[in-house]
RNA sequence: GCGUGUGUAGCUCAGGUGGUUAGAGCACCCCACUGAUAAUGGGGAGGUCCCAAGUUCGAGUCUUGGCACACGCACUA
Numbered sequence: 001g002c003g004u005g006u007g008u009a010g011c012u013c014a015g016g017u018g019g020u021u022a023g024a025g026c027a028c029c030c031c032a033c034u035g036a037u038a039a040u041g042g043g044g045a046g047g048u049c050c051c052a053a054g055u056u057c058g059a060g061u062c063u064u065g066g067c068a069c070a071c072g073c074a075c076u077a
Base pairs, nucleotide, nucleotide: 001073002072003071004070005069006068007067010026011025012024013023019057028044029043030042031041032040050066051065052064053063054062
């Protein structure tokens, strides 16, 4: 350099054929339980869905460009 894939909560990820309010587990905070802690149960907070543009009545989802990372191929020394 070329190609493919991935990018969503602090972490790991889901999100069907574009549609009503963006979710789960763990972690975090509060409460219950306990002599206390853990475990368990209940509740809560946390998001510019990588960035920008486009298509559309409507985009996490489709298109284009960019960025980051992973893998493969090629090139140079």

Predicted 3D model of a 77-nucleotide RNA (transfer RNA) from Candidatus Taylorbacteria bacterium RIFCSPHIGHO2_01_FULL_46_22b. Its mean pLDDT, the model's own confidence on a scale to 100, is 80. Taxonomically the source falls in Candidatus Tayloriibacteriota (Bacteria, Bacteria candidate phyla). The RNAcentral record of the sequence draws on ENA. Its Rfam family is "tRNA". About the family: Transfer RNA (tRNA) molecules are approximately 80 nucleotides in length.